Predicted 3D model of a 353-nucleotide part of an RNA (small-subunit ribosomal RNA, central domain) from an uncultured archaeon.
[in-house]
Context: one part of a larger RNA
RNA sequence: CUGGGCUUAAAGGACCCGUAGCCGGCCCCGCAAGUCCCUCGUUAAAUCCGGCGUCCCAAGCGCCGGGCUGCGGGGGAUACUGCGGGGCUUGGGAGCGGAGGAGGCCGGCGGUACCGCGGGAGUAGGGGUAAAAUCCUCUGAUCCCCGCGGGACCACCAGCGGCGAAGGCGGCCGGCUAAGACGCGUCCGACGGUGAGGGGUGAAAGCUGGGGGAGCGAUCGGGAUUAGAUACCCCGGUAGUCCCAGCUGUAAACGAUGCGGGCUAGGUGUGCGGACAGCUUCGGGCUGUCCGCGUGCCGCAGGGAAACCGUUAAGCCCGCCGCCUGGGGAGUACGGCCGCAAGGCUGAAACUU
Numbered sequence: 001c002u003g004g005g006c007u008u009a010a011a012g013g014a015c016c017c018g019u020a021g022c023c024g025g026c027c028c029c030g031c032a033a034g035u036c037c038c039u040c041g042u043u044a045a046a047u048c049c050g051g052c053g054u055c056c057c058a059a060g061c062g063c064c065g066g067g068c069u070g071c072g073g074g075g076g077a078u079a080c081u082g083c084g085g086g087g088c089u090u091g092g093g094a095g096c097g098g099a100g101g102a103g104g105c106c107g108g109c110g111g112u113a114c115c116g117c118g119g120g121a122g123u124a125g126g127g128g129u130a131a132a133a134u135c136c137u138c139u140g141a142u143c144c145c146c147g148c149g150g151g152a153c154c155a156c157c158a159g160c161g162g163c164g165a166a167g168g169c170g171g172c173c174g175g176c177u178a179a180g181a182c183g184c185g186u187c188c189g190a191c192g193g194u195g196a197g198g199g200g201u202g203a204a205a206g207c208u209g210g211g212g213g214a215g216c217g218a219u220c221g222g223g224a225u226u227a228g229a230u231a232c233c234c235c236g237g238u239a240g241u242c243c244c245a246g247c248u249g250u251a252a253a254c255g256a257u258g259c260g261g262g263c264u265a266g267g268u269g270u271g272c273g274g275a276c277a278g279c280u281u282c283g284g285g286c287u288g289u290c291c292g293c294g295u296g297c298c299g300c301a302g303g304g305a306a307a308c309c310g311u312u313a314a315g316c317c318c319g320c321c322g323c324c325u326g327g328g329g330a331g332u333a334c335g336g337c338c339g340c341a342a343g344g345c346u347g348a349a350a351c352u353u
Base pairs, nucleotide, nucleotide: 003325004324005323006322007307008306012321014201015200016199017198021194022193023192025088026087027086028085029084030083031082033081034080035077036076037075038074039073040072041071042070048066049065050064051063052062053061054060091191092188093187094186095184096183097182103177104176105175106174107173108172109171110154111153114150115149116148117147118146119145120144125136126135162169163168206247207246208245209244210243211242215241216240220236221235222234223233258320259319260318261317262316263315266298267297268296269295270294271293272292273291274290275289276288277287278286279285302309303308326353327352328351335346336345337344338343
């Protein structure tokens, strides 16, 4: 519980696509279902309203009249919604043009560091810490040089920079592929928005099978510290981290801010595209002004409990979806669905305060 809300107090679904539903641009014609007006019927009595009467009054009761609301029939109106028809281009889509980008998938190539092995040279320590010790080392370590092998990663460029729906994406080259912005205004002509269910995508960790394993490193072993030290520090080191195939489906999955559209001062950076002007060592070059889109900062009005937000709104409106309703119990129990498992999704109550 016809209410008020959801950045931080409880509350935006992790993200996208899309079914039903809900909502829907400008102009003309028609219909008249919704809508509005008139009228008739019905809407039992009692109740309600008005008038009169009655028990001395009142409550009550009686008589007459009326009404609310709903439904049905008939007649009429056509602004809005709807339905049918016709047209339009601003929404949306398609096309063409050049440009930008760590967008995705696959393949190839490269680089430093690291570790191991071989060789050379060389001798007594190295390593580690606050200090140590465990540890490595005369079977020659550490350090230096050369060669070989291996796995992971991609310094500088790098930017509050770019791309992507989100998760996320960063060496170089190639192939395949997707999206957006800008310019033209050529074509279609409302084809749109949202989206319960549903489907797909989804970091890390984890799981199954197979491979790989340099460094790092949960668990674990040891050395220290300490009253103890199941830690912080140190020496080792398994799973894992990496690749392929499959599963899991979560997160402070965050802008803690759902998506779409319209409206409402500006200032200043930056990225991409375009127009114009100037400069030009003419190169897709530089500078300035303006337009569009993106991304930051500041800020008027306005909003806000404040912090703050402020044309990238948390302002003013519209459409649609999701969600909240004191704390604990509890994201638990039970049931259902999903999963190999771990567990996930849905999700209470008693009781307590």
Model confidence (mean pLDDT): 90 of 100.